[in-house]
RNA sequence: CGAGUCGGCCGGGUGAUCGCGGUGGGCCCCACGGGCGCAUCGAGGAAAGUCCGGACUCCACAGGGCAGGGUGGUGGGUAACGCCCACCCGGGGCAACCCGCGGGAAAGUGCCACAGAGAGCAGACCGCCAGGCGUGAUCCUGGCAAGGGUGAAACGGUGGCGUAAGAGACCACCAGCGUGCAGGGUGACCUGUGCGGCUCGGCAAACCCCACCUGGAGCAAGGCCACAUGAACCGGGCAACCGGUUCGAGCAGACGGGCGGCCCGCCUGAUGUCUGCUGGUAGGCCGCAGCAGGCCGUCGGCAACGGCGGUCGCAGAGGGAUGAUCGCCGCCCGCCACGCGGGCACAGAAUCCGGCUUAUAGGCCGACUCGCCCC
Numbered sequence: 001c002g003a004g005u006c007g008g009c010c011g012g013g014u015g016a017u018c019g020c021g022g023u024g025g026g027c028c029c030c031a032c033g034g035g036c037g038c039a040u041c042g043a044g045g046a047a048a049g050u051c052c053g054g055a056c057u058c059c060a061c062a063g064g065g066c067a068g069g070g071u072g073g074u075g076g077g078u079a080a081c082g083c084c085c086a087c088c089c090g091g092g093g094c095a096a097c098c099c100g101c102g103g104g105a106a107a108g109u110g111c112c113a114c115a116g117a118g119a120g121c122a123g124a125c126c127g128c129c130a131g132g133c134g135u136g137a138u139c140c141u142g143g144c145a146a147g148g149g150u151g152a153a154a155c156g157g158u159g160g161c162g163u164a165a166g167a168g169a170c171c172a173c174c175a176g177c178g179u180g181c182a183g184g185g186u187g188a189c190c191u192g193u194g195c196g197g198c199u200c201g202g203c204a205a206a207c208c209c210c211a212c213c214u215g216g217a218g219c220a221a222g223g224c225c226a227c228a229u230g231a232a233c234c235g236g237g238c239a240a241c242c243g244g245u246u247c248g249a250g251c252a253g254a255c256g257g258g259c260g261g262c263c264c265g266c267c268u269g270a271u272g273u274c275u276g277c278u279g280g281u282a283g284g285c286c287g288c289a290g291c292a293g294g295c296c297g298u299c300g301g302c303a304a305c306g307g308c309g310g311u312c313g314c315a316g317a318g319g320g321a322u323g324a325u326c327g328c329c330g331c332c333c334g335c336c337a338c339g340c341g342g343g344c345a346c347a348g349a350a351u352c353c354g355g356c357u358u359a360u361a362g363g364c365c366g367a368c369u370c371g372c373c374c375c
Base pairs, nucleotide, nucleotide: 001371002370003369004368005367006366007365008364009363010362012329013328014327015326016325017324018323020042021041022040023039024038026036027035028034044346048357049356051355052354053353054352055351056218057217058216059215063264064263065262066261068214069213070212071211072210073087074086075085076084077083088102089100090099091098092097103209104208108207109206110203111202112201125148126147127144128143129142130141131140132139156174157173158172159171160170175199177196178195179194180193181192182191183190184189222286223285224284225283234276235275236274237273238272247253255269256268257267258266259265291313293312294311295310296309297308298307299306300305330344331343332342333341334340335339
């Protein structure tokens, strides 16, 4: 200097005029209504998607199981997670780094088109060898799976022994699989060294098996106040009470309702519930922002992150607040060029947090890898 990988940050600035919402205080008025000042705060890195996890609220006092759903290497972080960090294994890349469909295919079922003899425990198309009839060709019988072919993939590879011809039939080395021992590591695993049978495809992001996790709804959750109705004397169902019957040795129990589906279990009960029809109400207030919070320093940790100390309060609308106009500057583009014209990304909180994913003009900073040149 060039190419690349990873991480972090900004994402218009400024002045003037007019105009918005919250909070706090002050003053005023025809006073519970309103008006005028002042101070201060006021959209995001994704506010988006609604994909995960929670906080919170209710069912509801809330337990167990099945089904259903989710995750899937190991160890950490976290309130938790399908997230983050570190590592292991596999794949990609020269590398920095990136990706992961990461438990199980000898528990079972299923799929692998076409081609091909044969694609799960298979197979003889072309062939090789031996024998037989025959002048010969052809044919018949038996042996073979080493050579060729088909295919994405053909039931290990190379070399040799052996054989009628072959073949892990046997042998050496190698790969793979299984396993013993030793060493390293918290662990997943790694390294080394023996032994073995000769070798037993792939797909589970196919059904399934295994391990772990898991109530349901959701701020339109849910509370309070006000108003109004109960029509047609509102209707219907269910009781442990009363009487009878049955089950039951006796006692207790049997029914209605509630708990996403089912079972058990639990709770409640006629001042309880369920259900049918009809009437009123869509108004106001709360929930509504101080928290798993931000920033700075320090300690621990490879890191994610955590401890300690200090400091700050950074929206809360309710048809829904940040706007409009003008000037200058910044960045980019063009031109008749020292001025003129045009443009300036993705995009707006609505209960709130932790993540993931998607969109994004332009710019800045840091670390690392590779290549070239110079000293």
A computed fold for a 375-nucleotide RNA from an Actinomycetales bacterium, annotated as Bacterial RNase P class A.